[in-house]
Molecule: small-subunit ribosomal RNA
Organism: uncultured bacterium
RNA sequence: AGAGUUUGAUCCUGGCUCAGGAUGAACGCUAGCGGCAGGCUUAACACAUGCAAGUCGAGGGGCAGCGGGGAGGAAGCUUGCUUUCUCCGCCGGCGACCGGCGCACGGGUGAGUAACACGUAUGCAACCUGCCCCUGUCAGGGGGACAACCCGCCGAAAGGCGGGCUAAACCCGCGUACAUGCCACCGGGGCAUCCCGGAGGCAGGAAAGGCUUCGGCCGGACAGGGAUGGGCAUGCGGCGCAUUAGGCAGUAGGCGGGGUAACGGCCCACCUAACCGACGAUGCGUAGGGGUUCUGAGAGGAAGGUCCCCCACACUGGUACUGAGACACGGACCAGACUCCUACGGGAGGCAGCAGUGAGGAAUAUUGGUCAAUGGGCGCGAGCCUGAACCAGCCAAGUCGCGUGAGGGAAGACGGUCCUAUGGAUUGUAAACCUCUUUUGUCGGGGAGCAAAAGACGUCACGUGUGGCGUUCCGAGAGUACCCGAAGAAAAAGCAUCGGCUAACUCCGUGCCAGCAGCCGCGGUAAUACGGAGGAUGCGAGCGUUAUCCGGAUUUAUUGGGUUUAAAGGGUGCGCAGGCGGAAGAUCAAGUCAGCGGUAAAAUUGAGAGGCUCAACCUCUUCGAGCCGUUGAAACUGGUUUUCUUGAGUGAGCGAGAAGUAUGCGGAAUGCGUGGUGCAGCGGUGAAAUGCAUAGAUAUCACGCAGAACUCCGAUUGCGAAGGCAGCAUACCGGCGCUCAACUGACGCUCAUGCACGAAAGCGUGGGUAUCGAACAGGAUUAGAUACCCUGGUAGUCCACGCAGUAAACGAUGAAUACUAACUGUCCGGGCCGAUUGAGGUCUGGGUGGUGCAGCGAAAGCGUUAAGUAUUCCACCUGGGGAGUACGCCGGCAACGGUGAAACUCAAAGGAAUUGACGGGGGCCCGCACAAGCGGAGGAACAUGUGGUUUAAUUCGAUGAUACGCGAGGAACCUUACCCGGGCUCAAACGACGGAUGGAUGUUUUUGAAAGAAGGCAGCCCUUCGGGGCAUCCGUCGAGGUGCUGCAUGGUUGUCGUCAGCUCGUGCCGUGAGGUGUCGGCUUAAGUGCCAUAACGAGCGCAACCCCCAUCGCCAGUUACCAGCAAGUAAAGUUGGGGACUCUGGCGAGACUGCCGGCGCAAGCUGUGAGGAAGGCGGGGAUGACGUCAAAUCAGCACGGCCCUUACGUCCGGGGCGACACACGUGUUACAAUGGCAGGUACAGAGAGAAGCGAUGCGGCGACGCAGAGCGGAACUUCAAAGCCUGUCUCAGUUCGGAUUGGAGUCUGCAACCCGACUCCAUGAAGCUGGAUUCGCUAGUAAUCGCGGAUCAGCACGCCGCGGUGAAUACGUUCCCGGGCCUUGCACACACCGCCCGUCA
Repeated sequence: AGAGUUUGAUCCUGGCUCAGGAUGAACGCUAGCGGCAGGCUUAACACAUGCAAGUCGAGGGGCAGCGGGGAGGAAGCUUGCUUUCUCCGCCGGCGACCGGCGCACGGGUGAGUAACACGUAUGCAACCUGCCCCUGUCAGGGGGACAACCCGCCGAAAGGCGGGCUAAACCCGCGUACAUGCCACCGGGGCAUCCCGGAGGCAGGAAAGGCUUCGGCCGGACAGGGAUGGGCAUGCGGCGCAUUAGGCAGUAGGCGGGGUAACGGCCCACCUAACCGACGAUGCGUAGGGGUUCUGAGAGGAAGGUCCCCCACACUGGUACUGAGACACGGACCAGACUCCUACGGGAGGCAGCAGUGAGGAAUAUUGGUCAAUGGGCGCGAGCCUGAACCAGCCAAGUCGCGUGAGGGAAGACGGUCCUAUGGAUUGUAAACCUCUUUUGUCGGGGAGCAAAAGACGUCACGUGUGGCGUUCCGAGAGUACCCGAAGAAAAAGCAUCGGCUAACUCCGUGCCAGCAGCCGCGGUAAUACGGAGGAUGCGAGCGUUAUCCGGAUUUAUUGGGUUUAAAGGGUGCGCAGGCGGAAGAUCAAGUCAGCGGUAAAAUUGAGAGGCUCAACCUCUUCGAGCCGUUGAAACUGGUUUUCUUGAGUGAGCGAGAAGUAUGCGGAAUGCGUGGUGCAGCGGUGAAAUGCAUAGAUAUCACGCAGAACUCCGAUUGCGAAGGCAGCAUACCGGCGCUCAACUGACGCUCAUGCACGAAAGCGUGGGUAUCGAACAGGAUUAGAUACCCUGGUAGUCCACGCAGUAAACGAUGAAUACUAACUGUCCGGGCCGAUUGAGGUCUGGGUGGUGCAGCGAAAGCGUUAAGUAUUCCACCUGGGGAGUACGCCGGCAACGGUGAAACUCAAAGGAAUUGACGGGGGCCCGCACAAGCGGAGGAACAUGUGGUUUAAUUCGAUGAUACGCGAGGAACCUUACCCGGGCUCAAACGACGGAUGGAUGUUUUUGAAAGAAGGCAGCCCUUCGGGGCAUCCGUCGAGGUGCUGCAUGGUUGUCGUCAGCUCGUGCCGUGAGGUGUCGGCUUAAGUGCCAUAACGAGCGCAACCCCCAUCGCCAGUUACCAGCAAGUAAAGUUGGGGACUCUGGCGAGACUGCCGGCGCAAGCUGUGAGGAAGGCGGGGAUGACGUCAAAUCAGCACGGCCCUUACGUCCGGGGCGACACACGUGUUACAAUGGCAGGUACAGAGAGAAGCGAUGCGGCGACGCAGAGCGGAACUUCAAAGCCUGUCUCAGUUCGGAUUGGAGUCUGCAACCCGACUCCAUGAAGCUGGAUUCGCUAGUAAUCGCGGAUCAGCACGCCGCGGUGAAUACGUUCCCGGGCCUUGCACACACCGCCCGUCA
């Protein structure tokens, strides 16, 4: 000293939370010792029991009890001893009694008290003070009573009553004294009333004795003084609520009196009507106050336990008595509540003293010891009393100190835990082991200080009661502290935490469960956040938690905050109180400053020393804000006074204006009335309807009436304090500006309470009512439409008077003054220049706008009209919600307004700006996106995939676009993962090591559905002789899993999208997120390029480089080709040959807006342009940026984790993946004449082929079979179909269509039942062009026609390729879908499939 938390990120505002310290604490876990402190915070609740205040016999009468003595009697006897009884107060003493002093201290508690209770400082000329000290004087002489005791009586008791005797230092007179009072005198003093001293007269109240060693001592009375302790009064100080604003009748004061120690309405009679209060009276709530304690840098905030001072209280309330002192904790009386005793008549009691008990409570100790010390009471003293005090006991409840060992010791042991796991890391020098030490504890021995006085005894000195000396007596704590010795590492460590804040990390378990949590938040199968473990971190005889206080919080801001938009400027003005206030001089000294003095108790805190072994603790020294007094200073503030003119005001002269009030006038429009013309509609809307209209509307003309509002001018124009103000004229009236500088001389600024004004709507009374128009009615819209739209329409809108008092009453910006760059517009003045009149220029005031420097601001922005720099005053704010609500009060006719909370709840709510996404916002642009076209799908049958259903199983995955002829490019067995059944468990396969056997291989028997099981026969190789190869079996180690998790992953893929985007470096801008670059203009298919430019460059994408096709050239020339030459055939490049052509396949060329015209700055665009095979990207392919969808795939493969291991592994037989009411997707074939059928006839390309393609021949109607040339291919297989020609069918469910079914076959294969394809004969279903809706395609494309290939034993309507024939249309970008860029709004950011409101559950 800060940190976490609002957001995708940022800055700010702002709350919440944490880290620190503290406690009379409590709770949880744990616990070795000592020192010093501490210990009912709750029920001022109730209390059993014991103790806490007595003492004096040197005041007195006495003698109940004890001891001694004396006298007498009795008993035992040892004959002078013991015991016992009676008597004598004679002695020591002494219960009870009279008397004196004390009991008002000490100890406890904090209920009450907001008060002179407390603190501080003063005053008393208005007072008292026992015991103590000092001084002076005195004590003469009398009298009397009441206890105890005795007698009697009442009562259960407590207690009481009556009679009788008696003492004193008890009580009462007399004499004397002086205090005191009154009268008059003198002297002195003071702050008013007054005070002090002296002398005189009158009145008037004293006393006590005791002891003695006879020396004396202790007492008594009065008066004065001192000391101590109290009483009273006053200034100042310390609390919450104004939702408590008025209080008060002894109230405020006076005169007189009473009372008191004393003043005083303290009390009383009379008189006056005051007094207190916004500087907070009164009321209510709370509370003992201070020294001090905690915290804080301080200022402050909070607290008042222990210790000290003061106060108050003593079961509750009241009262007095005694006394120096009380209205009295352990006194009295009365009343009350409660408890106890009782014979029921009546009595007793007061722990907030020390212990202790119950209760309450989270919670707080022993019914201990001693008067040894300190202190107190009494006493001459010894002494007695003392739960004050000193000690001990209990409690980690605080603080301080000590210990639980120290050194060495690596095989880095065992064990545990973790990991990348043949090994390593960690626990950890930790342990074991060796050496050493012995604090504390245990045992034994010794052993304090606290103790010195007083007293007693002895002695000495003198001053004969004092002092000195000596001796003696006295320790609760305690045999404690402390010291010495002995044995022995021996007996002594825990608690919390480990996601961030905040130091400390892994494994297992759990699976939004159990749980954690101070805030943010963790937990839904890989949790460093839950629980356990290992390890680590922090503190340590303690550690955590809870509660409370301060801090952090500058989050109430004096130090030290704010108010345009975050909470916050009152709607506006006037203005009392209050606050603040111009220039110069003089003076006073209240504020201010300085010196000195008094006080500020001690303890405590700070500083410095000292004593307990240290420390805590204790002791000593020292330091003080404040208050009071006194002496000075005079700058500033203030008071008084004298001046001044610049603030303010007055005057004179001009000026502008929708400022206000009242009255009058005006035209247009609207509606209505009357009359005319005139027709069938008018009106209204997105479209309509309600409505009006043949009884004549709307429209139009003329005249009239009514009310309201003032077109144009008109404008970031003007005026006003704000609200607000607009036709014209008149009257009255307010304010403002400029110029002059004549007058006054600070007269000023602000303003709580108050007073006034205050839009619209609203209210009251009375008018008025043309328009418009809440409510209301009707018509529409709609799912509904209590709305938006339409037709009507009441209140109201207008006027007068009165009320109300609020608005986004806004510049969301209070008023005043001063200062601080510029530029520019406009309104109203003035000076100068200019001119015949203008216009204009310049300077200077006031207003109203724009831009902008400095500065400010979180930013947006503000910026001489400040949100800048300063001063003064007022108002207001302190997280969001609850709530401007409730209650109370005030105002109002009401409506309502003003003032204005709390409970509870949340961890945010919010401001400004940023980047995205989004918008039924805008601009620009693109795409078979729409449009324009062609052909389909959706209807039928079938094929195929999916859903669903079914099933023993119908294995699994894919599910909007981006799943559904998809994985699968080919499920009869196999595949196969599914189901049923039968087997195996080093296992179906493979590797390594060791051992045994000799085989491998071939053949065969039985059984079985097969796998398998049980057997039989034949039968090795190499060798360096060690062995090796190979195979089987056995053992060990590795297996195996299409089981789960694609949300743990790699890799691969789909999609946005072949869309034009996505970024970086440096620089610059911004507090920052971020921006710029990448924006703008033009252009492009393109972030393609050009221009511009705080940006300059670069990267991934685009394009190009790659492949195929289209043209040409060169090279090459077999199996391809054949022009020329030759041969040759029925024909044929068939042959010789050729390298021309086609073609094949290699290398090149070519196209670049290069040329021309037009447009353009350029890039580029454009042209029936030229040339060219091809022209503006020539066509097609490959190529897919940063990223998005937790998109798909653990079943292609790989892989983390989890799971199975005689099974979730593996082998085999059979079945299933092919089911079928149904729904969807993708296809095939059709519905026919642009066609079907039959016959004839022509032209491809690209491929494949040896377990193959198979010419050709023969057989079969055919699928195909038999034989079989050629070909591992420019050679052989090898052949298109639509087309064309001819014929037929003639619009029908047909010579269309071919499903389905019956029969007969072919082929593949171990095997076609479930479940293959094909052929022939027969059968001949639906279907006559398909609803809403929807798909593809822009040219060699769509459409149409056939051919080939992969997979493959066999099986294609699918898929991947190939060529043949070969169109139509695109005006255009308004709309639908998707996308790109710029901009705007935003309360969205898992981002519009968002967020969010209300109701209901």